[in-house]
Molecule: transfer RNA
Organism: Sphingobacterium olei
RNA sequence: UGCGGGGUGGAGCAGUUGGUAGCUCGUCGGGCUCAUAACCCGAAGGCCAUUGGUUCGAGUCCAAUCCCCGCUA
Numbered sequence: 001u002g003c004g005g006g007g008u009g010g011a012g013c014a015g016u017u018g019g020u021a022g023c024u025c026g027u028c029g030g031g032c033u034c035a036u037a038a039c040c041c042g043a044a045g046g047c048c049a050u051u052g053g054u055u056c057g058a059g060u061c062c063a064a065u066c067c068c069c070g071c072u073a
Stems, first nucleotide, its partner, number of pairs: 002071006010025004019056001027043005049065005
């Protein structure tokens, strides 16, 4: 310098030809226990890196920018 991949709750990841965002762990509350862990039930927490565009409708498509990883020079 160019190319490719990625950015989604606290963490790690899904999200199938565009149709109101899920899983595991963690956190909080309850149950069980003499108690803790384990186990069971429930809840909170993300508008999807940012800004625009297309569309009736965008995490998903398009453009620009920012950041991370790899390859190349």